Large-subunit ribosomal RNA, domain II from a Bacteroidales bacterium, 683 nucleotides, folded computationally. The organism belongs to Bacteroidales, within Bacteria. RNAcentral holds the full RNA, with entries from ENA. It matches the Rfam family "Bacterial large subunit ribosomal RNA". Its mean pLDDT, the model's own confidence on a scale to 100, is 85.
[in-house]
Context: one part of a larger RNA
RNA sequence: GCCUACGAGUUGCGCCUCUCCGUCGAGGUUAACCGGGUCAGACCCGGGGAGCCGGAGCGAAAGCGAGUCUGAACAGGGCGUUCAGUCGGAGGGGGCAGACGCGAAACUUUGUGAUCUACGCAUGGCCAGACUGAAGGCCGAGUAACAUCGGCUGGAGGGUCGAACCGGUUCCCGUUGAAAAGGGUUCGGAUGAGCUGUGCGUAGGGGUGAAAGGCCAAUCAAACUGAGAGAUAGCUCGUACUCCCCGAAAUGCCUUUAGGGGCAGCCUCGCCUGAAGUGGCGCGGAGGUAGAGAUACUGAUUGGGCGCGGGGGCUUCGCCGCCUACCAAACCCAGCCAAACUCCGAAUGCCGCGGCACGAUGGGCGGGAGUGAGGCCGCGGGUGCUAACGUCCGCGGCCGAGAGGGAAAGAACCCGGACCACCGGCUAAGGUCCCGGAGCGCGCGCUAAGUUGCGUUAACGAGGUCCGACUGCACAGACAGCUAGGAUGUUGGCUUGGAAGCAGCCAUUCAUUUAAAGAGUGCGUAACAGCUCACUAGUCGAGCGGUCGGGUAUGGAUGAUGAGCGGGCAUUAAGCGCGCCGCCGAAGCCGUGGGAUAUAAAAUAUCGGUAGGGGAGCAUUCGGGUCAGCGCCGAAGGCGGCCCGCGAGGGCUGCUGGAGCGUCCCGAAAGGCAAAUGUAGGC
Numbered sequence: 001g002c003c004u005a006c007g008a009g010u011u012g013c014g015c016c017u018c019u020c021c022g023u024c025g026a027g028g029u030u031a032a033c034c035g036g037g038u039c040a041g042a043c044c045c046g047g048g049g050a051g052c053c054g055g056a057g058c059g060a061a062a063g064c065g066a067g068u069c070u071g072a073a074c075a076g077g078g079c080g081u082u083c084a085g086u087c088g089g090a091g092g093g094g095g096c097a098g099a100c101g102c103g104a105a106a107c108u109u110u111g112u113g114a115u116c117u118a119c120g121c122a123u124g125g126c127c128a129g130a131c132u133g134a135a136g137g138c139c140g141a142g143u144a145a146c147a148u149c150g151g152c153u154g155g156a157g158g159g160u161c162g163a164a165c166c167g168g169u170u171c172c173c174g175u176u177g178a179a180a181a182g183g184g185u186u187c188g189g190a191u192g193a194g195c196u197g198u199g200c201g202u203a204g205g206g207g208u209g210a211a212a213g214g215c216c217a218a219u220c221a222a223a224c225u226g227a228g229a230g231a232u233a234g235c236u237c238g239u240a241c242u243c244c245c246c247g248a249a250a251u252g253c254c255u256u257u258a259g260g261g262g263c264a265g266c267c268u269c270g271c272c273u274g275a276a277g278u279g280g281c282g283c284g285g286a287g288g289u290a291g292a293g294a295u296a297c298u299g300a301u302u303g304g305g306c307g308c309g310g311g312g313g314c315u316u317c318g319c320c321g322c323c324u325a326c327c328a329a330a331c332c333c334a335g336c337c338a339a340a341c342u343c344c345g346a347a348u349g350c351c352g353c354g355g356c357a358c359g360a361u362g363g364g365c366g367g368g369a370g371u372g373a374g375g376c377c378g379c380g381g382g383u384g385c386u387a388a389c390g391u392c393c394g395c396g397g398c399c400g401a402g403a404g405g406g407a408a409a410g411a412a413c414c415c416g417g418a419c420c421a422c423c424g425g426c427u428a429a430g431g432u433c434c435c436g437g438a439g440c441g442c443g444c445g446c447u448a449a450g451u452u453g454c455g456u457u458a459a460c461g462a463g464g465u466c467c468g469a470c471u472g473c474a475c476a477g478a479c480a481g482c483u484a485g486g487a488u489g490u491u492g493g494c495u496u497g498g499a500a501g502c503a504g505c506c507a508u509u510c511a512u513u514u515a516a517a518g519a520g521u522g523c524g525u526a527a528c529a530g531c532u533c534a535c536u537a538g539u540c541g542a543g544c545g546g547u548c549g550g551g552u553a554u555g556g557a558u559g560a561u562g563a564g565c566g567g568g569c570a571u572u573a574a575g576c577g578c579g580c581c582g583c584c585g586a587a588g589c590c591g592u593g594g595g596a597u598a599u600a601a602a603a604u605a606u607c608g609g610u611a612g613g614g615g616a617g618c619a620u621u622c623g624g625g626u627c628a629g630c631g632c633c634g635a636a637g638g639c640g641g642c643c644c645g646c647g648a649g650g651g652c653u654g655c656u657g658g659a660g661c662g663u664c665c666c667g668a669a670a671g672g673c674a675a676a677u678g679u680a681g682g683c
Stems, first nucleotide, its partner, number of pairs: 001683006011097003015094008024085001027053003033047005057064002067079004100238002103235001107228003111224002118202009127192001129161003132157001136153006165189003171184003204220001206216003241617006251264005265371002267368007277358003281354005291344001292342002298338002302334004309327002311324004374399010404415003419594004424590003430584003433568003439581001441580006452570002460555002464552010481539005487512003492506003518533001522531002595607004618672001620669006627662001629661002637656008
């Protein structure tokens, strides 16, 4: 992991409540118990009226009573007076019990443990060999005597090296091991606080501990065993046959409450009411949002004018006074702003009335729930960074609980709501060159960037290119190119070392000769020079400039494993824009056939679905009745085949099997397994 078996809403109660069925009915009913039948304590018949429920309520009560309480009240108000119950059976729900099943960590209590291990006590045992050489002693030297020194002796030490023994430092192996702690290498102690045998002691909030919360029998921040005990578990997991109808919620308030509950909301079933309901249209209303506004307020606010008051300066003994390019109230002009500003003010939404459409939608009472973690998208906002697959509200949609088609893939985006069947048709979104269903469709433009062809991209830059508007010049010759000129007063004046068109300053930047030529556009020189330009003529011969707007392309453009539109690939397109005609395309719509629900039937409508409510059935086991049922001429069970039923399932038949089993009606349940890291067995 698979198979087989087992495995979870049960049972009790003189309990409560609702629904259905039945008896009797202003009543209903017995309980224990007794008698009889019976093998029987089951069951049946008879007795048993104690008791219980109902038939009257109100008040704290005395008490009164269709009333009563409050109250001074003959007031008002509260609760009653109208509506049949009761016993039994079945079912839904609740209560008390373990109360759907399994699961703690723990707590209490009774016991069992120191054959492991910790420490202690008693009594025994063990430690190859080698090294070092303390005190003391003896002899000698030495001293006044000591001291001291040398030699020898001696054999101390939690001394040294190192086996046994005890340990467990390093690395490797082992890791479903040879082993629930081992093996190899290496390493520490090895006369000591040493190691060890045997016997004994200390026990669970207790022991023991050279102290790690270590150890106390492979278990220790409180051992193990039985019991309380089915502790409790607002938590996790699991919870078993079929079909049919409806179908949620993830919100509000409160909660020692926040992943749990109570009430309400939303779902379902029954009864009652009987158009109340919803949509759009018309009419009539309330309102202060969006927007807008500022001689309509509050507040904010930029520039200017005027300028109260103040600051600074001058002046004065002082009060005055004067000046000010400083600050600045109020007012004026122009401008700007506000969720908590409003002189104004929509669209929607909301309320009412009318008529139209839909067709049981609304409301009430009662039984049963589930939900009370929501999520994404669009829009209106708060918060945040006009961040977040962020967070908090409002309105809508969808997912949740929704399959199908599209978006390459993808809960929520786009299209669209799946009763079943069909080798029929039409469409939606989206597509139509090939992969790959359908157009290399038609017309007119644009793009040269593979832009693009489904990720997105800015400020800003740019004679890319196409189009439009306005405007200037031009056959009396424009624009570009080429040829030639571009001069004189004069090196204008000033400044300056110099300043001559060209460092800088000044200017009625003047005048002359001219076809034209600036007191000079740029380069250049130390300053000149030189090269250019403006301007003019010639040549050439037809368009050439400027501004603004639009389309499209372009730079800006950088990411981590190998690129690419899903891929191939595509350039008058298979890209982009506009227009047009086809076609493909879904569980949508239509067609044909069938089923179910609602209704008496038809027509018609409806039939996605999680939590959940309701309904109808199938199968298993046992019991009562029934078929004067079936069976060795082959029961149950097993393995196949065919048929019936929407299905759970059922029937027939062949083989196997070898002794029991069924039909129909009713009843009763230890009544259906895929999951619980389920339990046991097998493989």